[in-house]
Molecule: transfer RNA
Organism: Candidatus Nanoarchaeia archaeon
RNA sequence: GAACCUAUAGCUCAGUCUGGUUAGAGCGCCGGUCUUAUAAGCCGGAGGCCCUGAGUCCAAAUCUCAGUAGGUUCA
Numbered sequence: 001g002a003a004c005c006u007a008u009a010g011c012u013c014a015g016u017c018u019g020g021u022u023a024g025a026g027c028g029c030c031g032g033u034c035u036u037a038u039a040a041g042c043c044g045g046a047g048g049c050c051c052u053g054a055g056u057c058c059a060a061a062u063c064u065c066a067g068u069a070g071g072u073u074c075a
Stems, first nucleotide, its partner, number of pairs: 001074007010027004020058001029045005051067005
């Protein structure tokens, strides 16, 4: 210097291919229930405008372009 992959909740990830309901799961956190008590189980809740900016579109986490960060490979 070049190509490719990844970036979504506190953590690990799905969803993007094929744009369209209010963005989801597990773990964790908070409250309740249960228990002599703790854990486990059960019920409920909070937490994200999807890495940044711009564009296309009636509509963008999703498509396009540029950038940032991390990773792999090549030179």